[in-house]
Context: one part of a larger RNA
RNA sequence: CUGGGUGUAAAGGGAGCGUAGACGGAGUGGCAAGUCUGAUGUGAAAGGCAGGGGCUUAACCCCUGGACUGCAUUGGAAACUGCUGUGCUUGAGUGCCGGGGGGGUAAGCGGAAUUCCUAGUGUAGCGGUGAAAUGCGUAGAUAUUAGGAAGAACACCGGUGGCGAAGGCGGCUUACUGGACUGUUACUGACGCUGAGUCACGAAAGCGUGGGGAGCAAACAGGAUUAGAUACCCUGGUAGUCCACGCCGUAAACGAUGAGUGCUAGGUGUUGGCCAGAGAUGGUCGGUGCCGCAGCAAACGCAAUAAGCACUCCACCUGGGGAGUACGACCGCAAGGUUGAAACUC
Numbered sequence: 001c002u003g004g005g006u007g008u009a010a011a012g013g014g015a016g017c018g019u020a021g022a023c024g025g026a027g028u029g030g031c032a033a034g035u036c037u038g039a040u041g042u043g044a045a046a047g048g049c050a051g052g053g054g055c056u057u058a059a060c061c062c063c064u065g066g067a068c069u070g071c072a073u074u075g076g077a078a079a080c081u082g083c084u085g086u087g088c089u090u091g092a093g094u095g096c097c098g099g100g101g102g103g104g105u106a107a108g109c110g111g112a113a114u115u116c117c118u119a120g121u122g123u124a125g126c127g128g129u130g131a132a133a134u135g136c137g138u139a140g141a142u143a144u145u146a147g148g149a150a151g152a153a154c155a156c157c158g159g160u161g162g163c164g165a166a167g168g169c170g171g172c173u174u175a176c177u178g179g180a181c182u183g184u185u186a187c188u189g190a191c192g193c194u195g196a197g198u199c200a201c202g203a204a205a206g207c208g209u210g211g212g213g214a215g216c217a218a219a220c221a222g223g224a225u226u227a228g229a230u231a232c233c234c235u236g237g238u239a240g241u242c243c244a245c246g247c248c249g250u251a252a253a254c255g256a257u258g259a260g261u262g263c264u265a266g267g268u269g270u271u272g273g274c275c276a277g278a279g280a281u282g283g284u285c286g287g288u289g290c291c292g293c294a295g296c297a298a299a300c301g302c303a304a305u306a307a308g309c310a311c312u313c314c315a316c317c318u319g320g321g322g323a324g325u326a327c328g329a330c331c332g333c334a335a336g337g338u339u340g341a342a343a344c345u346c
Base pairs, nucleotide, nucleotide: 003318004317005316006315007300008299012314014201016199021194023192025088027086028085029084030083031082033081034080035077036076037075038074039073040072041071042070049065050064051063052062053061054060091191092188093187094186095184096183098181103177104176105175106174107173108172109171110154114150115149116148117147118146119145120144121143125136126135162169163168206247207246208245209244210243211242215241216240220236221235222234223233258313259312260311261310262309263308266291267290268289269288270287271286272285273284274283275282276281295302296301319346320345321344328339329338330337331336
């Protein structure tokens, strides 16, 4: 390489749109490139293979056959693939009628809490812990009442509940806006699926410029603990956390499970529609959970939301360490990221 694999053993790209490519529904006509078949030519000889023969045998040598699975030309076949014409509706899409949703972006508004400021009441403590101390407080703290300011987050509802491709999304209102789903079967007529590269998206932390800064809090300081304590606990506290714009491009980016299509017992909850019914309830489509049969699996377990049975396409794996390192290249302001070895060693 092939083969075999990728939930947990090595292995699914973080996720999407989509280019090339690969693959692709059902009917009918044509062509004959692939495919199948006949003929002709060629496929040197030697060698190899089969049968036979010659040296006393063998090696060696000779003869005959077949093979050389190929290529070219030419005659035909038309099921399948391909190309082409035409029509189809079940795949896909569109229209129409609906209801649901923390989907996105922007602006505005609200209450609780926290901290700070001002004023009142009030007096000796408060705070913190396993126990303490650092800390705060007679310059009047903590507590409590009233007023004001600021920033950030939105208790209850709240739910293996909803939405989104993933990251993710939760107070309320408005504007703009994306997608999904049910029903209908009106329209198009295979317009599909996957997708190397590309492009755009992508938590947190981090970076740049300018704002903002209540609470929290890396670093840092102090108090404890301890043999020590560069920690865990406590008192403080700066970046940061927040906003705008621009970078970064990584995560246990997880369901550790790529996308699509079809098929394969049931039971039970929940969510969004629709149908029948007076209701109880039943049916059906889309999601989201649990249990469970066949089957699968090393086991654990999975089981119509498959890890079952099949097909299509992409990505990836091939003993451990060295190492996601070195070197080179590309990207980045940097941090670093992407790609990614070998010696050596077990």
Small-subunit ribosomal RNA, central domain from an uncultured bacterium, 346 nucleotides, folded computationally. The coordinates come from a structure-prediction model, not an experiment, and the mean pLDDT is 90.